[in-house]
RNA sequence: CGAUGCCGUACAGGCGAUCGCCGGUCUCCACCGGAAACGGUGGAACGGGAGGAAAGUCCGAGCUCCACAGAGCGCGAUGCCGGCUAACGGCCGGUGGCGGAAACGCCAAGGAAAGUGCAACAGAGAAUAGACCGCCCGGCUCUCGUUCCCUCGUGAGCGCGCGCCGGGUAAGGGUGAAACGGCGGGGUAAAAGCCCACCGCGUCCACGGUAACGGGGACGGCGAGGCAGACCCCAUCGGGAGCAAGGCCACAUAGGCGGGCACGCCGGAGCGAAAGCGAAGGUGGAGGACGGCUCGUUCGAGCCCGCGGGUAGGCUGCUCGAGACGGCCAGCAAUGGUCGCCCUAGAGGAAUGAUACGCCGCUGCAUCCAGGGCGACCUGGGCGCGGAACAGAACUCGGCUUACGGACGACGUCGACCG
Numbered sequence: 001c002g003a004u005g006c007c008g009u010a011c012a013g014g015c016g017a018u019c020g021c022c023g024g025u026c027u028c029c030a031c032c033g034g035a036a037a038c039g040g041u042g043g044a045a046c047g048g049g050a051g052g053a054a055a056g057u058c059c060g061a062g063c064u065c066c067a068c069a070g071a072g073c074g075c076g077a078u079g080c081c082g083g084c085u086a087a088c089g090g091c092c093g094g095u096g097g098c099g100g101a102a103a104c105g106c107c108a109a110g111g112a113a114a115g116u117g118c119a120a121c122a123g124a125g126a127a128u129a130g131a132c133c134g135c136c137c138g139g140c141u142c143u144c145g146u147u148c149c150c151u152c153g154u155g156a157g158c159g160c161g162c163g164c165c166g167g168g169u170a171a172g173g174g175u176g177a178a179a180c181g182g183c184g185g186g187g188u189a190a191a192a193g194c195c196c197a198c199c200g201c202g203u204c205c206a207c208g209g210u211a212a213c214g215g216g217g218a219c220g221g222c223g224a225g226g227c228a229g230a231c232c233c234c235a236u237c238g239g240g241a242g243c244a245a246g247g248c249c250a251c252a253u254a255g256g257c258g259g260g261c262a263c264g265c266c267g268g269a270g271c272g273a274a275a276g277c278g279a280a281g282g283u284g285g286a287g288g289a290c291g292g293c294u295c296g297u298u299c300g301a302g303c304c305c306g307c308g309g310g311u312a313g314g315c316u317g318c319u320c321g322a323g324a325c326g327g328c329c330a331g332c333a334a335u336g337g338u339c340g341c342c343c344u345a346g347a348g349g350a351a352u353g354a355u356a357c358g359c360c361g362c363u364g365c366a367u368c369c370a371g372g373g374c375g376a377c378c379u380g381g382g383c384g385c386g387g388a389a390c391a392g393a394a395c396u397c398g399g400c401u402u403a404c405g406g407a408c409g410a411c412g413u414c415g416a417c418c419g
Base pairs, nucleotide, nucleotide: 001415002414003413004412005411007409008408009407011405013360014359015358016357017355018354019353021049022048024046025045027044028043029042030041031040032039033038051390055401056400058399059398060397061396062395063242064241065240066239070295071294072293073292075238076237077236078235079234080094081093082092083091084090095109096107097106098105099104110233111232115231116230117227118226132173133172134169135168136167137166138165139164140163142161144159145158146157147156148155149153181199182198184196185195186194200222201220202219203218204217205216207214208213246316247315248314249313256307257306258305259304260303261302264283265282266281270277271276287299288298289297290296323342325340326339327338328337329336330335362387363386364385365384367382368381369380370379371378372377
């Protein structure tokens, strides 16, 4: 200097001018209401007003209601080990594996000896399988060559080759995504863990490590492939609905219609001349509530179900937080502790804006000049032409995912060059 990896940034322009918005205040002024406190409207002054993703609505929570709130099944989610966290399917560190030359990045990372199932076609054969082409052994016929014979003709034997039959084989080749351990040697008629060394696999042992796991040793059958983002098994976790949750006020309607069940028993305040009427309470109990089912709990004598009608207006929830920033301590880190300091939108059909405005800044390309350095190279200034992306809170927060810059900085890896 170039390429690249990873992290960070109230980075995504600043100041001014002109005009225009929203909300706030131990302040001030005016008007209205009110006994007052105070409230409303307008003005002054002061200070505040979109993001790193505000997006997606994918996870987890805070919060609200069901509701007083359990258990089991089912269903769903996660899935190596350890830690962080309010929690998570997140983050950090590590182990194993994959990718990259490396810094680094990624993993749908428990179980295939609990069971069921799948692998088309091809192929002999696809999990305790199998012989297509081959290789080897034996036999028979035939062609050719050759040898032997007191017999010279087809008599005996040998060899090569083709064909057929029987047997052995799974090393070589083929098919396939994948072929029943790999590889080297020995051995064999040819072969095979048949034997041996190494690797792999299984069982056991000790060591290191919290653990996942690592390296080592011994013995051994040398049969224990693949797929679980197939069903499944194992471990852990999980109520539901959601701010359009919910609360208050006002208004209005048809305090409507239909259906179901119940109105039982005990009790006996009180009234009464008595008869009798009969409250509180207890028990039973139809029906309802708790995402599905069961149990259980609970509401419940006027409850429940269905249809229909009215209102959908105002206020609140609504912003001080598992909060931001900084220092120190602990920890490899995520993060935690402690001290200091700060308050940084709350709209309500939806504010935070507009300007061919001025000045300054950042940056790309090309070029000119000056300076620095031994050098590779660097710094500053000028003129010209350009650039500034993705994109706007809606109860809040921790994450993930997606979109995005001709920006800056720190640390690292590799390469070239200079000294």

Source information:
Model confidence (mean pLDDT): 76 of 100. The RNA shown here (Bacterial RNase P class A) has 419 nucleotides and comes from Labilithrix sp. The RNAcentral record of the sequence draws on ENA. The gene name in the source record is rnpB. Rfam family: Bacterial RNase P class A. It is annotated as a ribozyme.